[in-house]
RNA sequence: GGAGUGGGUCAGGUGGUCGCCGGUGGACAUCGUCCACGGGAGGAAAGUCCGGGCUCCAAAGGGCAGGGUGCCGGCUAACGGCCGGUCGAGGCAACUCGAAGGACAGUGCCACAGAAAACAAACCGCCGUGGCGACACGGUAAGGGUGAAACGGCGCGGUAAGAGCGCACCGGGCGCCUGGUAACAGGCGCCGCACGGCAAACCCCACCCGGAGCAAGACCAAGCAGGAGGCGCCGCUGUACGCGGCCGGGGCGGCCCGCUCCGUUCGGCAACGAGGCCUUCGGGUCAGGUCGCUCGAGCCACGCGGCGACGCGUGGCCUAGAUGAAUGACCACCACCGCCGCGAGGCGGAACAGGACCCGGCUUAUCGCCCACUCCGACG
RNA sequence: GGGCGGUUAGCUCAGUUGGUUAGAGCGCAUGCUUGACAUGCAUGAGGCCAGAGGUUCAAGUCCUCUACCGCCCACCA
Numbered sequence: 001g002g003a004g005u006g007g008g009u010c011a012g013g014u015g016g017u018c019g020c021c022g023g024u025g026g027a028c029a030u031c032g033u034c035c036a037c038g039g040g041a042g043g044a045a046a047g048u049c050c051g052g053g054c055u056c057c058a059a060a061g062g063g064c065a066g067g068g069u070g071c072c073g074g075c076u077a078a079c080g081g082c083c084g085g086u087c088g089a090g091g092c093a094a095c096u097c098g099a100a101g102g103a104c105a106g107u108g109c110c111a112c113a114g115a116a117a118a119c120a121a122a123c124c125g126c127c128g129u130g131g132c133g134a135c136a137c138g139g140u141a142a143g144g145g146u147g148a149a150a151c152g153g154c155g156c157g158g159u160a161a162g163a164g165c166g167c168a169c170c171g172g173g174c175g176c177c178u179g180g181u182a183a184c185a186g187g188c189g190c191c192g193c194a195c196g197g198c199a200a201a202c203c204c205c206a207c208c209c210g211g212a213g214c215a216a217g218a219c220c221a222a223g224c225a226g227g228a229g230g231c232g233c234c235g236c237u238g239u240a241c242g243c244g245g246c247c248g249g250g251g252c253g254g255c256c257c258g259c260u261c262c263g264u265u266c267g268g269c270a271a272c273g274a275g276g277c278c279u280u281c282g283g284g285u286c287a288g289g290u291c292g293c294u295c296g297a298g299c300c301a302c303g304c305g306g307c308g309a310c311g312c313g314u315g316g317c318c319u320a321g322a323u324g325a326a327u328g329a330c331c332a333c334c335a336c337c338g339c340c341g342c343g344a345g346g347c348g349g350a351a352c353a354g355g356a357c358c359c360g361g362c363u364u365a366u367c368g369c370c371c372a373c374u375c376c377g378a379c380g
Numbered sequence: 381g382g383g384c385g386g387u388u389a390g391c392u393c394a395g396u397u398g399g400u401u402a403g404a405g406c407g408c409a410u411g412c413u414u415g416a417c418a419u420g421c422a423u424g425a426g427g428c429c430a431g432a433g434g435u436u437c438a439a440g441u442c443c444u445c446u447a448c449c450g451c452c453c454a455c456c457a
Stems, first nucleotide, its partner, number of pairs: 001376009012334007020040002023037006042352001046363002049361005054213004061257004066209005071085005086100001087098004101204002106202002108198003123144002125140006152170002155167003171193001172191008217291004226281006232246005247263005264275004283456003298317008336349005381453007390406004399437001408424005430446005
């Protein structure tokens, strides 16, 4: 100098002028107006892909079904996230990637081609026998050919030709020992090797999962016009309370079991009347206001423990809470980058994008800078 | 803000348990029929299955991400 890998960090600063949205204080004071002070988007606020807090469903059971996750250990409120390790794959390397349990529990699929696609099998070839020959019978998975994939690989021996038929090495399976919490690794011995792939096919195994979502939910105000249907039955001599049974509905989301809750109140002898709740049609509201709402698994600094994710302790700080939805524009200087110029300097650039209950992640979009490491080349 | 669904030919839609060359109707082009047109008949063209990546021998189909389009959810009484 070139090529590359990993990590961190910033998201311009200061001043001035004019504006926007909340807050606090003050003045004038009828709505309100004015002044002062202080605050005002992000690393992804995004996609809504996961996990949790919070709220409501009264409380939130079991089994089957359904959904999700899937090497091992740890971190965490939790996770499909993160950290450390194992194995496999890629790369010369730094390093990266892996939905990485099970295919001797079962079912299914493997198109076309090919002889054969899975308790095997003989198309060509090779060898033997018979035959003049075409060919027939038998042996053979070493060779050819097909395919994504062909029933261990390679070498020597052996054989009519061959074959784990025999042997060495490698691969595979089983057992034991050692190390490790474990995944797993190493060593030794035995087995001649008998049943390939797909589980992001059904499935099996282990673990996890109740539903809806701040338009959740609570309260207040304004305004209109109400209509329809429902709120079960029986018994305990009558009524009320209470109890029991049946039925229906909810929790319970597809099914079952069990548990639990509900099936209304007042007046009347009764018919009935007045309220309450649910469903639906219709109506009203410039889709009003307050709370939820921002102090929180919060941020910063230091120390300690841990390889690390992270945890603990001490001290300090308060950092948007809007709702027809604010956070902007211009000028000057400085800082960064690029180009031009010997130089003073001049010109240009600065991305992606924007809160809407909050938080932890992942993924996607994107500007610049810095640090560490690897490989190659040249020079010393 | 939150919750769902969809994208296949010019248009409207099929596409099974992943499989060999992805179909149908309307439309379009050419030819025949007619004096000419419509109708009818015959033949044909037209698709990177929204985009990218992955699993698999093989993806419209299975999985993940992205883009675009569409639908539904307020309060009072």
Two RNAs folded together computationally: RNase P RNA and transfer RNA, 457 nucleotides in total. Rfam match: Bacterial RNase P class A. Gene Ontology terms of the family: ribonuclease P activity, dimeric ribonuclease P complex and tRNA processing.